[in-house]
Molecule: SAM riboswitch aptamer (S box leader)
Organism: soil metagenome
RNA sequence: UCAUUCAGACCGGCAGAGGGACUGGCCCUUGGAAGCCGGGGCAACCUUCGAAGCUAACCCCUUCGAAAAGGUGCCAACUCCAGCGAAUCUCGCUUUUGCGAUUUUCGGGAAAUGA
Numbered sequence: 001u002c003a004u005u006c007a008g009a010c011c012g013g014c015a016g017a018g019g020g021a022c023u024g025g026c027c028c029u030u031g032g033a034a035g036c037c038g039g040g041g042c043a044a045c046c047u048u049c050g051a052a053g054c055u056a057a058c059c060c061c062u063u064c065g066a067a068a069a070g071g072u073g074c075c076a077a078c079u080c081c082a083g084c085g086a087a088u089c090u091c092g093c094u095u096u097u098g099c100g101a102u103u104u105u106c107g108g109g110a111a112a113u114g115a
Base pairs, nucleotide, nucleotide: 001115002114003113004112005111010039011038012037013036014035018028019027020026022083023082024081025080040075041074042073045071046070047067048066049065050064051063052062053061079110084107085106086105087104090101091100092099093098
């Protein structure tokens, strides 16, 4: 920089109090957190194969499908939810368009993973 993020997938051993990035919320956790080790699994980014498109033809590229040996990744909750902005449902207070709470949607930010 680009792509993806409402799907999916857990057991055992060691260990012993934290963990879910941050802040707030809300959760998970001594019926055992983080971390480390072993095994298992999910997925399909890289990878391999096939088809179609493109092409004079091939390569490249795009789309679709299949595979899972290797390189990563992942295996509570939508990236757990929100955070900034816009629109919007409902309610309250104020009384003239404003404040607070709240619902939904869109865009953005941040984060994670891969190339």